[in-house]
About this RNA:
Small-subunit ribosomal RNA from an uncultured prokaryote, 1521 nucleotides, folded computationally.
C1' cells in the first nucleotide's frame, strides 16, 4: 500500500468480500515455567449460611450472669477478683496496712461515627454529565484568631417488684448518675430592629503540684483533652447560568402554576419552591411536544488525519438500594447491611400475629456460549472510635482457580553420509523425508531434590537529652539519640549444590486472493466454502498420507468494533445517457451579495494571564537480570473564560457614487393570454332530379348497404367539429404545459435607440400560494367526423389482438375538480470570464442604389440551429445558448430485486396523487464503448444457388445397406448437410470380434532361469476336433567321461495376452464449411482500455487479383505460378512400334531391309506474355472487339486445403495415459450366427418398349493385368465348361471377338417377339466342404411393372445422357468401388426468389453466440411480511372515586416534671380530632405499542412442470411513458 468478483474481451459506475489492528470474550484441539494484569457483558432474577461498623470507662449509673465438669434437669462443683487463709509483682507506709495491677463478659444512658469506605447502571436525554462562570447559602471533625466556661434544677432508662404475649415485644409502680436535658446570670464578638432598643452560651474529665483553706473526700493552682459564643481559613456540600451532549417529522404544534408582576409564605440560600391577587403570557421548523433508546465524562479500539465506534478494569460525578411513597434524627440522608406506611414475595406461628431484603465479600439455584475460593491477614496502605494502649475494618494486602490478555523463558548444543532402516513418489535410474535420526563429544536455563536467605518495619511505645509550657526539674507536647517487640504472604525473591539430554509442541493451513504440491480414496455422492467457486473416473479445492509454509505454549474458529470503504465525501463524491434537476412559475423565512470614504472591533488574527484534576498517551530518565510492569520529571490536549493589542477582509453603523437593478420618452415584431362576431372548403345527414346494379372494403375475403333504388352525379337545405395552400418552415410568441381561418374590444411579456430620474432598491428561494398535455370525475348544453367499451366479420393451432364493418362513452361548450407525463436539451435558476466559420429571425446606426414596402455590404446589441479549437467527460459527447474555467443560492443520489409497493398522515366526489419504509432475497444490477455471431435490416458480389433445359430419384420387381423386430447369437463401430453400395478393395471353413458346447491355464506369442532331451519329419491310434497314446531318424568339439548351440518337452516365478472400457484423457490419420479468400504479424500511428489502422474508399478480378487514394509502410500463410496429365511443333533415339522407296512373300510389315513417316514410344527443349491494332477506363489497374495462332485471357483437367469451427470421425488399422479380467473378458477347437424377416427408409441395378426387341452380316478403341500365372491354336460339349498345349517373367505371347454404331429382314402397340422376378429340372466351375450360404451354363415357367403423389437429386463441353472394356481384392463370389475410351446434346434472358458463402455498413438485453435470450398466469414446496371478526398483554394521558404513612396547617375536649406565678392558672408541649396535599388501588374514557389470530392479498426463492410467446433484430403490429 491493496486485492478478489458483472464482461468474449474494455474503460467506467457500483455493490458484496478478503488481507490489519483489536476484546471483560466463548468453543475446538492442544498444553512446560514464571512475572505483570484482568475475571456475571446474560436475570436491577431469588437467596440458605457466615463475615462486611463500631467504638469510647480520660462522660455516666450499674454489675458476676460468661467459661469447664458433672447431672436425677431441680441443682452442683471448679473459676479470674472480691471475702477468709496462704503465696505473690509494684508503690507508699506510722510497718497495722493501704492504694494498684484490676472491677472482665453481655447489656444500658451518654458521645463520636453508622451520610465514608464498599456495590451496582434499573432509572434519567436531564443543568444528569462535560467545560467556563457567577451570587442569595450552609458547614461537625481540622488550623488560625477573639471573648468565656459562673451558679442552679428536674427527670429517664439501667436495676427492682408486678403484669401480658406463643414469640417479637411490651405495660403499670417505684429508686437513680451523667460531658443527657432545662432554666437563671453574664455577652468583646453575634442576631433582630421602627435604631429608640430588644435577643441569645456554655460541661466537665484526667495528669501534676510548691503555698494557703479543708468536711480530709477535696478546694486551689497549673498542663492536656473538651465545652460555649463569634471571626477568618481549609476542605466538603447546596443553589444558578453560557456552550456542548443519540436517533426518529410516518412525533407539528404544546403550555394553566403554564409565563410574567406585586404582596406574603417557606428554605441554610436565589426563585411559582408554594399561596392569594393581577396581567396573558412563555416555548417552537436554530427542531418544541411526543416515541425510542442510553448512566455522564477523563480515557479505550481503530484510524496518516479528520473522523468512527466504544464507556469492563483505574479515576472524577450523577443515579439507585425488593417495589412505591414518606418523613425524622443529624453538620451533612430522605439514609445499601436506620424508621413508619402500601404493594408483591419468602420464612415463623399457639392463627392472635410477627420477621426479612447480597446491586457489601464468599457462597447458592437460576438464566446463559460464558465468569473463580463460603481462603488469609491486619504485617502494610487508608478509614472509624480513642488521651493512649488498643479495638474494629471481606476498604486493602496478599493466597487459591482458570492460557482470558500481555511479557520473557524453556522444551537442549556442536559434530556426524553408509546420504542407514521405515515412510511417501518414481520416468524404475532414482528423489524426498535428512544432518533429520542413531552414533560420538558438551551444556544444565526451567522444573525436581537438598541447603543458606534479603527487601517489604519504623512509626506508636519505652530510656535519655534539649527546647516549650508552668511557680515547677511535675506533667504533656516538639525535637534528637538510643532501645525492645511487631511479617498473612512464606517452603518468598535471590544464591549455592546435586543428578541427568534426562521431565516439557502443538495448531491451521497449502485453487486464486495468500506463503506453501504430490499420491491413494470418492465419483454432483459424501462432502468444502471469506468471495470467486470446487465435486459428474485421471479432484494441487471433499477424506487421509507423506511432503511443505506460517504461527507457536499456543493455533483455529466464531461473535463483536475501526480501518481498508474518497461505498456519506468537512478534509474528499455526484446528478445529459451509470442513482441522482423538482413539471413550470411568484415570492416568505433563510443564505448571499456592487463602488468610495469614516466609524467600530462581532467575526478574524496575535500576545498574556487563568484553568483544562490524577492516572492515561508521547519524549527523556531511573527500578524489578530483559520485557510487559512501576516509577521521576516534561511535553501535548479546549468551538474555554478574561485581558491586551492588530484593523487588510466579513459584519454592523453613518456619509456618498452609478458600472447591477428599476422607472420615465419613442419605436419594432410575433399562432402570447382572454372575449365577442364572421367566413369558406370538406365530412355526414334531409328533401329533389338524373341513373341502374351493384356498393364497400380486403393480402385475399366476408359482415355491412343496396331493386322499399345504394354507390355515382346535379340542385337546395340542416348541424357539428377543425381551420387546406402558406409552412412541419431547423420561423415567430409564451415561464412552462402550450399556442397556427378572418375582424374587433381588453391584456401580460420581450427586443431596439437616446438617454432624464431613483440610488443597491439585487440573486437564489426551504415552507407557502399560483399555472399546469393527455386521459379520468361531477353539473347542464351539444353531437359532423373520429373512436375506448361492445358486437359482428376475417385471420389463426387458438386469437378475448394486429386487418374490416359497425358503434357507446369521450372528443367540443359553460362552470367546478383532479395535479399527473419518456412534464425531455432526460441538462435547476442567475451574473461573470474564456478561439472561431456559414446560416437564420426581428430591431438600430453607417455607405452604395434605378429612391420603391428594394437589393448588396458593414458595425451593433436581443432570438434561434448546424459545425467546431481550447478544456473537460468512462466514452460517447459537450464546445460563448458548455457537460469549460470560477461563484453564491435551492432541488436530489448512496448496490439490484422487494417498491414507488405496505401501513400511517395530508389532499381528492372517485379514480387516485403526495410523503414513503420494513423483513426477506441476490452477487451482481448498470453505462460507454469494442470484437464476434444473429436479424421475417440495407447495400454490393459469387456459387448447377435459382431460373432456362437434359436426365433422374419418389410408383414396381430385385441387389445392397440402415433402422426396426426376432434370435443363444443374429459381433463392433458410423446418425442431418458431413451415417446409410459407408469401415468391408469382396463373411460357406477360414476371417470372426458373437453365440452353444468341448478343452486349456506361465499359457496360440516375447525375454530370463533350472532341469531333461535328440530337434525334425513321416505315419499311427483316440475324439467331433482341439488333444492324447506309440514308432522310428541329426549337428559342433572332445583327453570319449562329457561339454556346447539351436530345437522341442517339463517346472518355477518374474511376465504374457486382451477387437475389454474410456475417441469427453491422447498422439497420428480423416471429414466438414471449401479451393471459400480469407487470416494474420513486425514496426509505427490513434485510443485510458478492449481495440482500430494496415485489412479502409473509387475502380477491377476467379482471387485481400491488381490500380489509384489514404498514417501508415512492410511482411507470413492463403490465392497465383512453379509439379503432373493432355492439346501444337522441333530436336535426339528407333525395339517387341512404323514401313515412303527396294526386294523376297506363304500376301501376315511375314523376311531381307529402310531411318524417311506415324494421332508411335519416351527422354529434353518450344509455345501464350493482353505480344500487336481500336475503343472505354483516371495517361491506371483492367474490360470489349479485331489479329496472328495448335491453342487467349488462370487453353481443359488433376495434385494442392491458410488460421481456425464442429470436446465431427476412429482406443475395432496402428501407437498410447488411465481403469479393469488373470483356472479367464486371455488361448485352442467343433458347429451356428453376422445371410433371420409383419415393416420403414437410403444409394443402386433392370424395366415398363418402335429413337424398340430379335436374328445375321459387318466396323473402329483406350487403358490395364498375367509364372501358385495369363493361356492362343486343335479338340468336346447346345453352353457354362473340359482335355491337350504353344507362346509369353510382357510395346514381342495372351486376356482380347469392344458395345452403341453400319447394313438387311422381323416385330406392329398387347402385358406383347416388351419385362424378366418366381419356381421346376439337369448341369459346370471354385473349393477339405456350396445344406444353412457361391457363381455361373441349358431347357422350362413368365409376376408386378404401361413413365410413377407430395416432395426432390446431378449435370454449363468433350459435359449430361448413352454404350461397352479393364483392374484391385480375391480358391470362389460385384448391379458396388476404381478407372478406360466410344456415340455425344439442349440451355443460360438474368439476380426478383430459396439455398450457401464473401465485403461493407446498421440494430442488438445475444457471446454456450437466434437451435440465443427471455416475460407473465396456472399448478407444486418453503420463507418473511401486509389486511384481519378479533382475543390478550406493555404503557401514556386524562375524568371521577379513594385516601395509609407523614410534614404542615387548624382545634382545645382530654393529658404533662423542669419556666412564670397573685398558686387559680399562664406559657409550651403530648396525644387524639379536622383539613391540604399525597403514594397504591377501583371505574370510566382516550391515545401509542407488542404477540397470537379463521380467513385472505401481494411479494421473494426453487430442478428439466402447464399455457402461450410480450421483450431484445423493423422481436416479425416499433419501442416506451
Nucleotide at each position: 500500500a491493496g486485492a478478489g468478483u458483472u464482461u468474449u474481451a474494455u474503460c467506467a459506475u457500483g455493490g458484496c468480500u478478503c488481507a490489519g489492528a483489536u476484546u471483560g470474550a466463548a468453543c475446538g484441539c492442544u498444553g512446560g515455567c514464571g512475572g505483570c494484569a484482568g475475571g456475571c457483558c446474560u436475570a436491577a432474577c431469588a437467596c440458605a449460611u457466615g463475615c462486611a461498623a463500631g467504638u469510647c470507662g480520660a462522660g455516666c449509673g450499674a454489675g458476676a450472669a460468661a467459661g469447664c465438669a458433672c447431672u436425677u434437669c431441680g441443682g452442683u462443683g471448679u473459676g479470674a477478683g472480691u471475702a477468709g487463709a496462704g503465696c505473690g509483682g509494684c508503690a507508699c507506709u506510722u510497718c497495722g496496712g493501704u492504694g494498684u495491677g484490676a472491677g472482665u463478659a453481655g447489656a444500658g444512658c451518654g458521645g463520636c461515627g453508622g451520610a465514608c469506605g464498599g456495590g451496582u447502571g434499573a432509572g434519567u436525554a436531564a443543568c444528569g454529565c462535560g467545560u467556563a462562570g457567577g451570587a442569595a447559602u450552609u458547614u461537625g471533625c481540622c488550623c488560625a484568631g477573639u471573648a468565656g466556661u459562673g451558679g442552679g434544677g428536674g427527670a429517664c432508662a439501667a436495676c427492682a417488684u408486678g403484669u401480658g404475649g406463643a414469640a417479637a415485644c411490651g405495660c403499670a409502680u417505684g429508686c437513680u448518675a451523667a460531658u443527657a436535658c432545662c432554666g437563671c446570670a453574664u455577652a468583646c464578638g453575634c442576631c433582630c430592629u421602627a435604631u429608640g432598643g430588644g435577643g441569645g452560651a456554655a460541661a466537665g474529665c484526667a495528669g501534676g503540684g510548691g503555698a494557703u483553706c479543708u468536711u480530709c473526700g477535696g478546694a486551689c493552682c497549673u498542663u492536656g483533652c473538651g465545652c460555649u459564643a463569634u471571626u477568618g481559613g481549609a476542605g466538603a456540600a447546596g443553589c444558578c447560568u453560557g456552550c456542548g451532549u443519540c436517533g426518529g417529522a410516518u412525533u407539528a404544534g404544546c403550555u394553566a402554576g403554564u409565563u410574567g408582576g406585586u404582596g406574603g409564605g417557606g428554605u441554610a440560600a436565589a426563585g411559582g419552591c408554594c399561596c392569594a391577587c393581577c396581567a396573558a403570557g412563555g416555548c417552537g421548523a436554530c427542531g418544541a411536544u411526543c416515541c425510542g433508546u442510553a448512566g455522564c465524562u477523563g480515557g479505550u479500539c481503530u484510524g496518516a488525519g479528520a473522523g468512527g465506534a466504544u464507556g469492563a478494569u483505574c479515576a472524577g460525578c450523577c443515579a439507585c438500594a425488593c417495589u412505591g411513597g414518606g418523613a425524622c434524627u443529624g453538620a451533612g440522608a430522605c439514609a445499601c447491611g436506620g424508621c413508619c406506611c402500601a404493594g408483591a414475595c419468602u420464612c415463623c406461628u399457639a392463627c392472635g400475629g410477627g420477621a426479612g431484603g447480597c446491586a457489601g465479600c464468599a457462597g447458592u439455584g437460576g438464566g446463559g456460549a460464558a465468569u473463580a475460593u463460603u481462603g488469609g491477614a491486619c504485617a502494610a496502605u487508608g478509614g472509624g472510635g480513642g488521651c493512649a494502649a488498643c479495638c474494629c475494618u471481606g476498604a486493602u494486602c496478599c493466597a487459591g482457580c482458570a492460557a482470558u490478555g500481555c511479557c520473557g523463558c524453556g522444551u537442549g548444543u556442536g559434530u556426524g553420509a553408509a546420504g542407514a532402516c521405515g515412510g511417501c513418489u518414481u520416468u524404475c535410474g532414482g528423489g524426498u523425508u535428512g544432518u533429520a535420526a542413531a552414533g560420538c563429544a558438551c551444556u544444565u536455563u526451567c522444573a525436581g531434590u537438598g541447603g543458606g536467605g534479603a527487601a517489604g518495619a519504623a512509626a506508636c511505645g519505652c530510656a535519655g537529652a534539649u527546647c516549650g509550657c508552668u511557680a515547677a526539674u511535675a506533667c504533656c507536647g516538639a525535637u534528637c539519640u538510643g532501645u525492645a517487640a511487631u511479617g498473612a504472604c512464606g517452603u518468598u525473591a535471590c544464591c549455592c549444590a546435586c543428578a541427568g539430554a534426562a521431565g516439557a509442541a502443538g495448531c491451521a493451513c497449502c485453487g486464486g486472493c495468500u506463503a506453501a504440491c504430490u499420491c491413494c480414496g470418492u465419483g454432483c455422492c459424501a462432502g468444502c466454502a471469506g468471495c470467486c467457486g470446487c465435486g459428474g473416473u485421471a479432484a494441487u479445492a471433499c477424506g487421509g498420507a507423506g511432503g511443505g509454509u506460517g504461527c507457536a505454549a499456543g493455533c483455529g474458529u466464531u461473535a463483536a468494533u475501526c480501518g481498508g470503504a474518497a461505498u456519506u465525501a468537512c478534509u474528499g463524491g455526484g446528478c445529459g445517457u451509470a442513482a441522482a434537476g423538482g413539471g413550470c412559475g411568484c415570492g416568505u423565512a433563510g443564505g448571499u451579495g456592487g463602488u468610495u470614504a469614516g466609524a467600530u472591533c462581532a467575526g478574524u488574527c496575535g500576545g498574556a494571564u487563568g484553568u483544562g484534576a490524577a492516572a492515561g498517551c508521547c519524549c527523556c530518565g531511573g527500578g524489578c537480570u530483559c520485557a510487559a510492569c512501576c516509577u521521576g520529571g516534561g511535553a501535548a490536549u479546549g468551538c474555554c473564560a478574561u485581558u491586551c493589542g492588530a484593523u487588510a477582509c466579513u459584519g454592523c453603523c453613518u456619509a456618498a457614487c452609478u458600472a447591477g437593478a428599476g422607472u420615465a420618452u419613442g419605436g419594432u415584431a410575433g399562432a402570447g393570454g382572454g372575449a365577442a362576431g364572421c367566413g369558406g372548403a370538406a365530412u355526414u345527414c334531409c328533401g329533389g332530379g338524373u341513373g341502374u346494379a351493384g356498393c364497400g372494403g380486403u393480402g385475399a375475403a366476408a359482415u355491412g348497404c343496396g331493386u322499399a333504388g345504394a354507390u355515382a352525379u346535379c340542385c337546395g337545405g340542416a348541424g357539428g367539429a377543425a381551420c387546406a395552400c402558406c409552412a412541419g418552415u431547423g420561423g415567430g410568441c409564451g415561464a412552462a404545459g402550450g399556442c397556427g381561418g378572418c375582424u374587433u374590444c381588453c391584456u401580460g411579456g420581450a427586443c431596439c435607440a437616446a438617454c432624464a430620474c431613483u440610488g443597491a432598491c439585487a440573486c437564489u428561494g426551504a415552507g407557502g400560494c399560483g399555472c399546469g398535455a393527455a386521459a379520468g370525475c361531477g353539473u347542464g348544453g351539444g353531437u359532423a367526423g373520429c373512436a375506448a367499451a361492445c358486437a359482428g366479420g376475417a385471420u389463426u393451432a387458438g386469437a378475448u389482438a394486429c386487418c374490416c364493418u359497425g358503434g357507446u362513452a369521450g372528443u367540443c361548450c359553460a362552470c367546478g375538480c383532479c395535479a399527473u407525463a419518456a412534464a425531455c436539451g432526460a441538462u435547476g435558476a442567475c451574473a461573470a470570464c474564456u478561439a472561431g466559420c456559414c446560416g437564420u429571425u426581428g430591431g438600430g446606426g453607417g455607405g452604395g442604389u434605378u429612391c420603391g414596402a428594394c437589393c448588396c455590404u458593414u458595425c451593433u446589441g436581443g432570438g434561434u440551429u448546424u459545425c467546431g479549437g481550447a478544456g473537460c467527460u468512462a466514452a460517447c459527447g459537450c464546445g460563448u445558448u458548455a457537460a469549460g474555467u470560477a461563484g453564491a443560492c435551492c432541488g436530489c443520489c448512496u448496490g439490484g430485486g422487494g417498491a414507488g409497493c405496505a401501513c400511517g398522515g395530508u389532499c381528492g366526489c372517485a379514480a387516485g396523487a403526495u410523503u414513503a419504509a420494513a423483513a426477506c432475497u441476490c452477487a451482481a444490477a448498470u453505462g460507454a464503448a469494442u470484437u464476434g455471431a444473429c436479424g421475417g435490416g440495407g447495400g454490393c458480389c459469387c456459387g448447377c444457388a435459382c431460373a432456362a433445359g437434359c436426365g433422374g430419384u419418389g410408383g414396381g420387381g430385385c441387389a445392397u445397406g440402415u433402422g426396426g423386430u426376432u434370435u443363444a447369437a443374429u459381433u463392433c463401430g458410423a446418425c442431418g448437410c458431413a451415417a446409410c453400395g459407408c469401415g468391408a478393395a469382396g463373411a460357406a471353413c477360414c476371417u470372426u470380434a458373437c453365440c452353444u458346447g468341448g478343452a486349456u491355464u506361465u499359457g496360440a506369442c516375447a525375454u530370463c532361469c533350472u532341469g531333461g532331451c535328440a530337434a525334425u519329419c513321416u505315419u499311427u491310434u483316440u475324439g467331433a476336433g482341439a488333444u492324447u497314446u506309440g514308432a522310428g531318424u541329426g549337428c559342433c568339439c572332445u583327453u570319449c567321461g562329457g561339454g556346447g548351440a539351436a530345437c522341442c518337452c517339463a517346472g518355477u516365478g518374474a511376465c504374457a495376452g486382451g477387437u475389454g472400457c474410456u475417441g469427453c484423457a491422447u498422439g497420428g490419420c480423416u471429414g466438414u464449411c471449401g479451393u471459400c479468400a480469407g487470416c494474420u504479424c513486425g514496426u509505427g500511428u490513434c485510443g485510458u482500455g478492449a481495440u482500430a489502422u494496415g485489412u479502409c474508399c473509387g475502380g477491377u478480378u476467379a482471387a485481400g487479383u491488381c490500380c489509384g487514394g489514404c498514417a501508415a509502410c512492410g511482411a507470413g500463410c492463403g490465392c497465383a505460378a512453379c509439379c503432373c496429365c493432355u492439346a501444337u511443333c522441333u530436336u535426339c533415339a528407333g525395339u517387341u512400334g512404323c514401313c515412303a522407296u527396294c526386294g523376297a512373300u506363304u500376301c501376315g510389315g511375314u523376311c531381307g531391309g529402310g531411318a524417311a513417316c506415324u494421332c508411335c514410344u519416351a527422354g529434353a527443349g518450344a509455345u501464350a506474355c493482353u505480344u500487336c491494332c481500336c475503343c472505354g477506363g483516371u495517361u491506371a489497374a483492367c474490360g470489349g472487339g479485331g489479329a496472328g495462332g495448335a491453342a487467349g485471357g488462370u487453353g481443359g483437367g488433376g495434385a494442392u486445403g491458410a488460421c481456425g469451427u464442429c470436446a465431427a470421425g476412429u482406443c475395432c488399422u496402428c501407437a498410447u495415459g488411465g481403469c479393469c479380467c488373470u483356472u479367464a473378458u486371455g488361448u485352442c477347437c467343433a458347429g451356428g450366427g453376422c445371410u433371420a424377416c409383419a415393416c420403414a427408409c437410403g444409394u443402386g441395378c433392370u424395366a415398363c418398349a418402335a429413337u424398340g426387341g430379335u436374328a445375321u452380316g459387318u466396323a473402329c478403341a483406350g487403358a490395364g493385368g498375367g509364372u501358385c500365372g495369363c493361356a492362343a491354336g486343335c479338340u468336346c460339349g447346345c453352353g457354362a465348361g473340359g482335355g491337350u498345349u504353344a507362346g509369353c517373367u510382357a510395346a514381342u505371347c495372351c486376356c482380347u471377338u469392344a458395345a452403341a454404331g453400319c447394313a438387311u429382314a422381323u416385330c406392329u402397340c398387347a402385358g406383347u417377339u416388351c419385362g424378366g422376378a418366381u419356381a421346376g429340372g439337369a448341369g459346370u466351375c471354385u473349393g477339405c466342404a456350396a445344406c444353412u450360404c457361391g457363381a455361373c451354363u441349358c431347357c422350362u415357367u413368365g409376376a408386378a411393372g404401361u413413365u410413377g403423389g407430395a416432395a426432390u437429386c446431378g449435370c454449363u463441353a468433350g459435359u449430361a445422357a448413352u454404350c461397352g472394356c479393364g483392374g484391385a481384392u480375391c480358391a470362389g463370389c460385384a448391379u458396388g468401388c476404381c478407372g478406360c475410351g466410344g456415340u455425344g446434346a439442349a440451355u443460360a434472358c438474368g439476380u426478383u426468389c430459396c439455398c450457401g458463402g464473401g465485403c461493407c455498413u446498421u440494430g442488438u438485453a445475444c457471446a454456450c453466440a437466434c437451435c440465443g435470450c427471455c416475460c407473465g398466469u396456472c399448478a407444486c414446496a418453503c420463507c418473511a411480511c401486509g389486511a384481519g371478526a378479533g382475543u390478550u398483554g406493555a404503557u401514556u394521558g386524562u375524568a371521577c372515586c379513594a385516601g395509609a404513612a407523614g410534614u404542615c396547617g387548624u382545634u382545645g375536649g382530654g393529658c404533662u416534671a423542669a419556666c412564670c406565678u397573685u398558686c387559680g392558672g399562664g406559657g409550651a408541649g403530648c396525644a387524639g380530632g379536622c383539613g391540604c396535599c399525597c403514594a397504591a388501588g377501583c371505574u370510566g374514557u382516550u391515545g401509542u405499542u407488542g404477540a397470537c389470530g379463521a380467513c385472505u392479498g401481494g411479494g421473494g426463492u426453487g430442478a428439466a412442470g402447464u399455457c402461450g410467446u410480450a421483450a431484445c433484430a423493423a422481436g416479425g403490429u416499433a419501442a416506451c411513458c

Its mean pLDDT, the model's own confidence on a scale to 100, is 82.